A computed fold for a 404-nucleotide RNA from a Chlorobiota bacterium, annotated as Bacterial RNase P class A. Its mean pLDDT, the model's own confidence on a scale to 100, is 75. The sequence was found by an Rfam model in a public genome assembly. The model forms 98% of the base pairs in the Rfam consensus. Rfam family: Bacterial RNase P class A. Rfam's curators write: Ribonuclease P (RNase P) is a ubiquitous endoribonuclease, found in archaea, bacteria and eukarya as well as chloroplasts and mitochondria. Lineage of the source: Bacteria > Pseudomonadati > Chlorobiota.

RNA sequence: CGGGAGGUCCGUGCAGCCGCGCCGGCUCGACCGGUGAGGAAAGUCCGGACACCACCACGCAGCGUGCUCGAUAACGUCGAGGCGGCGAUGCCCCAAGGCAAAGCCGACGGAAAGUGCCACAGAAACGACACCGCCGCUGCCCUUCGGGGCUGCGGUAAGGGUGAAAUGGUGCGGUAAGAGCGCACCGCACACGUGGCGACACGUGUGGCAGGGCAAACCCCACGCGGUGCAAGACCGAGCAGAUGCGUUCGUCCUGUGCGUGGCAGGCGCUUCCUAAUCAGGAAGCACGCAUCGGGUAGGUCGCACAAGAGGCGCGCAGCAAUGCGUCGUCCAAGGUUCAUGGCUGCACGUGCUCGGCUCACUCCGGGCACCGACAGAAUCCGGCUUACAGGACCUUUCGCCUG
Numbered sequence: 001c002g003g004g005a006g007g008u009c010c011g012u013g014c015a016g017c018c019g020c021g022c023c024g025g026c027u028c029g030a031c032c033g034g035u036g037a038g039g040a041a042a043g044u045c046c047g048g049a050c051a052c053c054a055c056c057a058c059g060c061a062g063c064g065u066g067c068u069c070g071a072u073a074a075c076g077u078c079g080a081g082g083c084g085g086c087g088a089u090g091c092c093c094c095a096a097g098g099c100a101a102a103g104c105c106g107a108c109g110g111a112a113a114g115u116g117c118c119a120c121a122g123a124a125a126c127g128a129c130a131c132c133g134c135c136g137c138u139g140c141c142c143u144u145c146g147g148g149g150c151u152g153c154g155g156u157a158a159g160g161g162u163g164a165a166a167u168g169g170u171g172c173g174g175u176a177a178g179a180g181c182g183c184a185c186c187g188c189a190c191a192c193g194u195g196g197c198g199a200c201a202c203g204u205g206u207g208g209c210a211g212g213g214c215a216a217a218c219c220c221c222a223c224g225c226g227g228u229g230c231a232a233g234a235c236c237g238a239g240c241a242g243a244u245g246c247g248u249u250c251g252u253c254c255u256g257u258g259c260g261u262g263g264c265a266g267g268c269g270c271u272u273c274c275u276a277a278u279c280a281g282g283a284a285g286c287a288c289g290c291a292u293c294g295g296g297u298a299g300g301u302c303g304c305a306c307a308a309g310a311g312g313c314g315c316g317c318a319g320c321a322a323u324g325c326g327u328c329g330u331c332c333a334a335g336g337u338u339c340a341u342g343g344c345u346g347c348a349c350g351u352g353c354u355c356g357g358c359u360c361a362c363u364c365c366g367g368g369c370a371c372c373g374a375c376a377g378a379a380u381c382c383g384g385c386u387u388a389c390a391g392g393a394c395c396u397u398u399c400g401c402c403u404g
Base pairs, nucleotide, nucleotide: 001400002399003398004397005396006395007394008393009392010391012348013347014346015345016344017343018342020036021035022034023033024032025031038375042386043385045384046383047382048381049380050229051228052227053226055263056262057261058260059259060258062225063224064223065222066221067081068080069079070078071077082108083106084105085104086103089100090099091098092097109220110219114218115217116214117213118212131160132159133156134155135154136153137152139150140149141148142147168186169185170184171183172182173181187209188207189206190205191204192203193202194201195200233302234301235300236299242293243292244291245290246289247288248287251268253267254266255265256264269286270285271284272283273282274281275280309332311331312330313329314328315326316325317324318323349373350371351370352369353368354367355366356365357364
C1' cells in the first nucleotide's frame, strides 16, 4: 500500500426569535429553572416482570426444544468447545487434485422398532428384470486366414450413458471376460487402550464387511410446558330492557380441566294452588346454574414514571468468555391520549450539480445554486432475535506486496 474478516461509536452542530408536553419553584408576573422520541422506537418471532382467571395429584392427549459443558429471572437467547459444511488466501515445480486457513453457517438426538416417499431422466431407485457394451459356446455367411458380421444360449456389472444419489473408493493381482474374487491403503463395524467433566480425538487389533437418502415426513427417545393479556386490571360517575329455552330424580346422582382415575369442595331448594287424599303426580311463581337473542356503557381518575430496580455508569476482584460478586462511588434521564418534543432565520459541516484557477490528470483552492441531509417516531416495562440504514471515525485480527 492492497485484499479478507470481526467489533465499537457518531449519525448534523452552534446562535437568535416565537411556540408545545411534563415536573419543580415563586414576588402568581402570557415569570424563573429543569427536562422531553431510537439503535433499531420497526417485525410481533421468543422469554419474562406485572395483572386477572383457573381446586389438587397422577396418567393420556396436545404443544415446545434437541451435539457437549457453562451463563441467565428465563428463552427457541448468549459464551466456550466438538463434529460437519463454506471460505479471502497460501503450500505441494505447474496442475488435476490434495492439505492448511482469519472468519462465517448449522435444517446438530434416533434410519439396526415400524410405516411412508425419492418426481423426471435412466435398464434399474428395496434386494435389483441390463440400454450401449465385455467374454465364452453353438449354427450360418464372408475372408487378405489376422479375423469380421448375424442369430440363439450362457457368464458379467470393471468401462460408457442417465441422475441429487446406481450395490464403498484408489491401485495391484487374478479371470474366458469381470466382480472384495484376493491383497495393500483409505472407508465401515466391533473390541481394547490412552487423553478429556463431556461431546469426541488418537492408537492397536479383528473382520471382506452394509445398496443409499429424507424424520423442517408420520414416528421412537430425552427434557420441559395452565390461560388471557395494559384494548390486562382497579376505582368513580352515568345509563338501559329485558325475553326465551333447559336443569334442580338421595343416587355407584350432578357440577368444578380436552379426556381418564383418585382426592377435595359445592349442589340436589322455597312458596301457593289443583288432582289424589297414604305414597305420589301436575301447574304457577321465586331462587340458583347453563345456553341463545336483544338493550345500555363514545365520560373521568389510577395503572403510567420524582419508574428504585433481574436499573444505568465508573472502579476493584474471579472467570478463556458469556457473566458473577461488592453493605465501594455516583446517577434517576419523556409520560402523551383531538396522541406533545415544532416553525422561521443566519453561520458552519456534509452531499449533489455547475463555473473559474493551478495541473498531463487526480488532488487542492475559490464562487454560485439546491438539499433537515441514511433507516426512520415512544404509547406499561425489561432481556434477546430478525430486518432496514447515505456518510464518517476508531479498534482488533488474518493474508499478500514493497521498504528498513